RNAcentral holds the full RNA, with entries from ENA, Greengenes and SILVA. Small-subunit ribosomal RNA, 5' domain from an uncultured bacterium, 517 nucleotides, folded computationally. The coordinates come from a structure-prediction model, not an experiment, and the mean pLDDT is 85.
Context: one part of a larger RNA
C1' cells in the first nucleotide's frame, strides 16, 4: 500500500460501486422465449340484450387450440474440464454464412396428403391406436434456365429453383400498379471454420516415447486443406533447447505493488474459451452436435391402479447444506437493447431502478465566537501548587445533515396520428421519404432539487503510549496473573501485567487475522 474479504469494539447521513472466494453439493416454489390472423384451415365459453317461449343478437371470427413460418445456436449463468493452436499476438488457404446490403434473371401450370375436427378404443397417468373430413408461404414431382453446378482443351452436352399475401385504380379484364415475400445467381458487411511463426506454470526423487504411429499413392468423408477414416507400400516421427509421465491451472485486455525492472493477480466491466445432473450420441437447422429441445445408460428424487411414468436453478429470486463468510422468493418493459410482426403490438429475471450489508472508495456532519475567581468534582503533589482547562457552566450567533409543512423535476422522443412537398405510378390512389403541426407515453418517484418552520437541539469512536514508534504518572500485583511484531517485560517501589487520571494516532470508523507487492 492493496483486498470480493472475516473477526473484534463501535456505528449519523449522503453518492457511487460491490457482495457463495467453500460443495460444478441437493433443490420445494414463482417467473427467465416466444411471436405472427397481412401464410392456412377451423373456432368456443362466461357475461350482456332481445324474447311467454323456442331461439336469435351481441361477446367475436375474439379466447384456448392445431398446421406454417421466423426466433428458441443471440441474450442470461459457471470455471468443473483444458498445460492446449485453449489463449494472446503476427500471418495464410482449401471454405461457409440465416437476417441486412450491391446488383440481375425469374416467379409458369398441375397434384397428393395431413394436423386441427367427426367418430371408436387401450391406458392410473404420462400418452398412444384405429377409421372418415379438410386447408396453406406445408410437401410432391413437371415446364422453363439469364446466372450457377458438372464434364470437356474448345465446341458443346448434362443437371437443377419459385409461393404467395395484402393495398389502390379503373374501360371487371387472362388490365395496370404499390408495398411486403418466394427463387436462382451476384456484390458487401458482420459473423463462423481450418492451418501456422512466436509468446503461455512446476517438477528429471518423471529418460526414453508413439503403431494411424511419422511419411507416400490411391479412395472415402467434410462447407473446406489434412491419418479425419480406409485399403496398400515404406520406416519412420518425437526427445537433455526436457519428448512421454505426473501435479496445478480457464486465457487475455487488465487490476494491485514498485522509481522502474519485475514480483503477484484474474472479483467486478470487456474479449476468448469450455461447460450445463454424469457419460455418449446424433436430428433438425444458415448455424447446435443444442442451459429451460430429443435418443441411449447411470446416479438420486418424485407420482403409481406396480403395468409404467416425471425431473434437471453453473438463469433471477429463494430453501437446506457446507462454512470465518456474501443480499429481496421486490418494482417495471418508461429508457438503452434484443426476438417476432407490414403495423398497433406482445415478449423479455437482458436490462434499467429499488432492498438488504460501514464491504470498499469519496463527500458532509457531530456546531461557531465569546467566557478565568482559570468554578466545583477527578488526578498528581516537594502541600506551596499542577493538571484536566476556554474545556464547562454562563452570553450570544449559525442552522449543513437529520425531523417536519410546502413546491417540485431532467430522463421522452421516436413510434403511431394529421397535414404538406418529393419520388414511385396511367394517377389528385395506394406506398416510400422529408418537413411541419396537435397529442399520447415514467418504474424509479412525489424521489433528486428547492423554499419555509422549530431547534445546539437527534449523533464518536477505537487502539495505542519500554524501544523501534508519536504519547507517562500513580495505584493494585509480585517469574503469580499476564503482556508480546522483534528486541523483550513481570521474583515488593513494573513508564512494558491490570486499573484510575492524563496523553498520542486515526476517525464512522479504529484494530486484530489472512493474503500480495
Nucleotide at each position: 500500500a492493496a483486498u470480493g474479504a472475516a473477526c473484534g469494539c463501535u456505528g449519523g447521513c449522503g453518492g457511487c460501486g460491490u457482495g457463495c472466494c467453500u460443495a460444478a453439493c441437493a433443490c420445494a416454489u414463482g417467473c427467465a422465449a416466444g411471436u405472427c390472423g397481412a401464410g392456412c384451415g377451423a373456432g368456443a365459453a362466461a357475461g350482456g340484450c332481445c324474447g311467454c317461449a323456442a331461439g336469435g343478437c351481441u361477446g367475436a371470427g375474439u379466447a384456448a387450440a392445431g398446421c406454417g413460418g421466423c426466433a428458441g445456436a443471440c441474450g442470461g449463468g459457471u470455471g468443473a474440464g483444458u498445460a492446449u493452436c485453449g489463449c494472446g499476438u503476427g500471418g495464410g488457404a482449401a471454405u461457409c454464412u440465416a437476417c441486412c446490403u450491391u446488383u440481375u434473371a425469374g416467379u409458369g401450370a398441375a397434384g397428393g396428403a395431413u394436423a386441427c375436427c367427426c367418430c371408436c378404443g387401450a391406458g392410473a397417468a404420462a400418452u398412444c391406436g384405429a377409421g372418415g373430413c379438410u386447408a396453406a408461404u406445408a410437401c410432391u414431382g413437371c415446364a422453363u434456365a439469364a446466372g450457377u453446378c458438372u464434364a470437356g482443351a474448345a465446341a458443346u452436352a448434362g443437371a437443377g429453383a419459385a409461393a404467395g399475401a395484402u393495398g389502390g385504380c379503373u374501360u371487371u379484364a387472362u388490365g395496370c400498379u404499390g408495398u411486403c415475400g418466394c427463387u436462382g445467381a451476384u456484390u458487401g458487411a458482420g459473423g463462423a471454420g481450418c492451418c501456422u511463426g512466436c509468446g503461455u506454470a512446476c517438477u528429471a526423487u518423471u529418460a526414453g516415447c508413439u503403431a494411424g504411429u511419422u511419411g507416400g499413392u490411391a479412395g472415402g468423408g467434410u462447407a473446406a486443406a489434412g491419418g479425419c477414416c480406409u485399403a496398400c507400400c515404406a520406416a519412420g516421427g518425437c526427445a537433455a533447447u526436457g519428448a512421454u509421465g505426473g501435479u496445478u491451472a480457464a486465457c487475455c485486455g487488465g487490476c494491485c505493488u514498485g522509481a522502474g525492472a519485475g514480483g503477484g493477480u484474474g472479483u467486478a466491466c470487456g474479449g476468448u474459451c469450455a461447460c450445463a445432473c454424469u457419460g455418449g450420441a446424433a436430428c433438425u437447422g444458415a448455424g447446435a452436435c443444442a442451459c429451460g429441445g430429443u435418443c441411449c445408460a447411470g446416479a438420486c428424487u418424485c407420482c403409481u391402479a406396480c403395468g409404467g411414468g416425471a425431473g434437471g436453478c453453473a438463469g433471477c429470486a429463494g430453501u437446506g447444506a457446507g462454512g470465518a463468510a456474501u443480499a429481496u422468493u421486490g418494482c417495471g418493459c418508461a429508457a438503452u437493447g434484443g426476438g417476432c410482426g407490414a403495423a398497433a403490438g406482445c415478449c423479455u429475471g437482458a436490462c434499467g431502478c429499488a432492498g438488504c450489508g460501514a464491504c470498499g472508495c469519496c463527500g458532509c456532519g457531530u456546531g461557531g465566537a465569546g467566557g478565568a475567581u482559570g468554578a466545583a468534582g477527578g488526578u498528581c503533589u516537594u502541600c506551596g501548587g499542577a493538571u484536566u482547562g476556554u474545556a464547562a457552566a454562563c452570553u450570544u450567533c449559525u442552522g449543513u445533515u437529520a425531523a417536519g409543512u410546502g413546491g417540485g423535476a431532467a430522463g421522452a422522443a421516436a413510434u403511431g396520428c394529421a397535414a404538406a412537398g418529393u419520388c414511385c405510378u396511367a394517377a389528385u390512389a395506394c406506398g416510400a421519404c422529408u418537413u411541419u403541426g396537435a397529442g399520447a407515453u415514467g418504474g424509479c418517484g412525489g424521489u433528486a432539487c428547492u423554499a419555509c418552520u422549530a431547534g445546539a437541539g437527534a449523533a464518536a469512536g477505537c487502539a495505542c503510549c519500554g524501544g523501534c514508534u508519536a504519547a507517562a504518572c500513580u495505584c493494585g500485583u509480585g517469574c503469580c496473573a499476564g503482556c508480546a511484531g522483534c528486541c523483550g517485560c513481570g521474583g515488593u517501589a513494573a513508564u512494558a501485567c491490570g486499573a484510575g487520571u492524563g496523553g498520542u494516532g486515526c476517525a464512522a470508523g479504529c484494530g486484530u487475522u489472512a493474503u500480495u507487492c